Overview: Predicted 3D model of RNase P RNA and transfer RNA as a complex of 475 nucleotides. It holds a member of the Rfam family "Bacterial RNase P class A". The family's RNA type in Rfam is ribozyme. Model confidence (mean pLDDT): 78 of 100.

RNA sequence: UGGGGCGGCCGGGUGGUCGCGGCAGCCGUCAGGGCUGUCGAGGAAAGUCCGCACUCCACAGGGCAUGGCGCCGGGUAACGCCCGGGAGGGGGUAACCCCUCGGAUAGGGCCACAGAAACAAACCGCCAGCGGCCUGCGCUGCGGCGCAGGUGCGGGCAAGGGUGAAAAGGUGGGGUAAGAGCCCACCGGCGCGUCGGGUAACCGGCGCGGCCAGGCAACCCCCGCCAGGAGCAAGGCCAAGCAGGGGCAAAGGCGGCCGCGUGCCGCCGGGGUGUGGCCCGCACCCCUCGAGCCCCGGGUAGGCCGCACCGAGCCGAGGCGGUAACGCCCCGGCCCAGACAGAUGACCACCCAGGCAGGUUCCCCUGCUGGACAGAAUGCGGCUUACAGGCCGCCCCAGGGC
RNA sequence: GCCCCCAUCGUCUAGGGGCCUAGGACGCAGCCCUUUCAAGGCUAAAACCGGGGUUCGAAUCCCCGUGGGGGCA
Numbered sequence: 001u002g003g004g005g006c007g008g009c010c011g012g013g014u015g016g017u018c019g020c021g022g023c024a025g026c027c028g029u030c031a032g033g034g035c036u037g038u039c040g041a042g043g044a045a046a047g048u049c050c051g052c053a054c055u056c057c058a059c060a061g062g063g064c065a066u067g068g069c070g071c072c073g074g075g076u077a078a079c080g081c082c083c084g085g086g087a088g089g090g091g092g093u094a095a096c097c098c099c100u101c102g103g104a105u106a107g108g109g110c111c112a113c114a115g116a117a118a119c120a121a122a123c124c125g126c127c128a129g130c131g132g133c134c135u136g137c138g139c140u141g142c143g144g145c146g147c148a149g150g151u152g153c154g155g156g157c158a159a160g161g162g163u164g165a166a167a168a169g170g171u172g173g174g175g176u177a178a179g180a181g182c183c184c185a186c187c188g189g190c191g192c193g194u195c196g197g198g199u200a201a202c203c204g205g206c207g208c209g210g211c212c213a214g215g216c217a218a219c220c221c222c223c224g225c226c227a228g229g230a231g232c233a234a235g236g237c238c239a240a241g242c243a244g245g246g247g248c249a250a251a252g253g254c255g256g257c258c259g260c261g262u263g264c265c266g267c268c269g270g271g272g273u274g275u276g277g278c279c280c281g282c283a284c285c286c287c288u289c290g291a292g293c294c295c296c297g298g299g300u301a302g303g304c305c306g307c308a309c310c311g312a313g314c315c316g317a318g319g320c321g322g323u324a325a326c327g328c329c330c331c332g333g334c335c336c337a338g339a340c341a342g343a344u345g346a347c348c349a350c351c352c353a354g355g356c357a358g359g360u361u362c363c364c365c366u367g368c369u370g371g372a373c374a375g376a377a378u379g380c381g382g383c384u385u386a387c388a389g390g391c392c393g394c395c396c397c398a399g400g401g402c
Numbered sequence: 403g404c405c406c407c408c409a410u411c412g413u414c415u416a417g418g419g420g421c422c423u424a425g426g427a428c429g430c431a432g433c434c435c436u437u438u439c440a441a442g443g444c445u446a447a448a449a450c451c452g453g454g455g456u457u458c459g460a461a462u463c464c465c466c467g468u469g470g471g472g473g474c475a
Stems, first nucleotide, its partner, number of pairs: 001398010012351007020040008042373001046384002049382005054231004066227005071085005086101006102222002107220002109216003123161002125157003132151008169187006188212002190209008235305004244296005252268006258261001269287007313334004318329004352371001354369006403474007412428004420458001431445004451467005
């Protein structure tokens, strides 16, 4: 210098004008409001995939069912997250990265096609024996007998062939009728014992056992651990109107009608409410029943809280423990968006990266362009997904120079 | 805002590890039949939402994303 790996961080800045939301103060109105100050999106606010806080419901304890997680140790409020470590597999020259992770001798199930067989099987094949038949040879006392080959049946075997994604450890030797861990040596795996290291997973050494019968648990299942259910539209408080319950005054009388009744109508009388204070008047209603008024409980509309958080708080500097994640301590600073149709924007100027074009040997100058993904709604910790461009640190490879 | 469900030819659907080269119906296209149209018959085209993983093997099982639908005052 070029290329690459890992980790961390930023993700436009300043000023002006206009505008928006919350809060506080002041001014002002019948009411609507105005002014000033202050605060006002993110690393993902997103997906809603996990884990919590919080709230209500349920709940003696325990179990079942269901769901999730699953090497080991640590961190954390908790987690399926994070850190460190282990084993196996893969990529890269390397730095480094990616994937997997309890149990397959607890049991069930599945393993298409092909193949004999997909878990204990036999198609071709190898093997001795047996009886029948055929052929050939030999013997014969002509009845048969013996040997060899072929064929057939039942039997032994699993080395070889072939199939498949996957086929019963590998090599050599012994052994056998033929074979085979059937036996032996070495190698590989597994299990058990023991010793050493490590908290552990695990690693290494020694010895023993022929134990060598596949795979799938992101199929059921078994083992261990975790989880009661719902979600802020949770939930709580206040509470119009309508409906419901209770209470509150009075006094009835006379007449008429016919359907003869606990009826209807009229008049007088009484009572209530309204007529923004009182009386008369007027209007409506009532006289045992409703209207009106008052009270009550639940509760709708609506409003307030939850909810903007003194906290699993935030920011900065430092110390200690720890490999790290993280924890503890000390100092200083801060209170830090928040509605309920949902605010955080637009324009201009200059600057900063970046890109393009021109001038220029280079340095540089000029002009144009130009900053992604996205946007809170109870809060928090993670994961995942989207993202223009840039900065810092460490490491690897290649080339060059000293 | 919170919580669920679904996605297969143009449309409606079957299939829930292999027999899937994904089946059926309607529609579309071509041919036959008919004087012609319809009906009918034959034939053909046409799909697993995208990516990754588990597995010998994925439309199917798991994860992430995309799109659509529903419920809750």